RNA sequence: CGCCAUCAUCAAGAGAAGGGCUGGCGCCCUCGCCAACCUGCCGACCGGGCAAGGUGGUUUCCGCAACAGGGAUGCGGCCGGAUCGAUCCUAUUGGGGCGCUUCGGCAAUCAAGCGGUUUUCU
Numbered sequence: 001c002g003c004c005a006u007c008a009u010c011a012a013g014a015g016a017a018g019g020g021c022u023g024g025c026g027c028c029c030u031c032g033c034c035a036a037c038c039u040g041c042c043g044a045c046c047g048g049g050c051a052a053g054g055u056g057g058u059u060u061c062c063g064c065a066a067c068a069g070g071g072a073u074g075c076g077g078c079c080g081g082a083u084c085g086a087u088c089c090u091a092u093u094g095g096g097g098c099g100c101u102u103c104g105g106c107a108a109u110c111a112a113g114c115g116g117u118u119u120u121c122u
Stems, first nucleotide, its partner, number of pairs: 007074004015031001017030005032058003037054003040050003043118005061070002077106006084099002087096003
């Protein structure tokens, strides 16, 4: 990086916006908006809320009588180090980005500041 599997959601909502790429399907960037999956905030937990950070959506999934089946999205982000792993370039003494694990560090609202329980602190 790709594929498969598990779990959750696909009710509602939101641009005939600007720009770029492509033969086309379509994709990317910017701004706005929507939603609330992850992080964060509302002392803690549960519920509920907020929407700052990361995704996603803005085509209102396909299919079926209903299941099944198919498809899509999500499982925080950034910086640095170490080990390991596959990989690309080069052909050497090398270089590049990526992933797992682990160590250290960084940022996160002008919003919300509620109900129950609890009692970390004063």
Predicted 3D model of a 122-nucleotide RNA (SAM-I/IV (S-adenosyl methionine) riboswitch aptamer) from Roseibium sediminicola. The model forms 92% of the base pairs in the Rfam consensus. The sequence was found by an Rfam model in a public genome assembly. Rfam family: SAM-I/IV (S-adenosyl methionine) riboswitch aptamer. Gene Ontology terms of the family: S-adenosylmethionine metabolic process and regulation of gene expression. The literature on the family includes a 2008 paper in RNA by Weinberg et al., "The aptamer core of SAM-IV riboswitches mimics the ligand-binding site of SAM-I riboswitches". The prediction has a mean pLDDT of 76.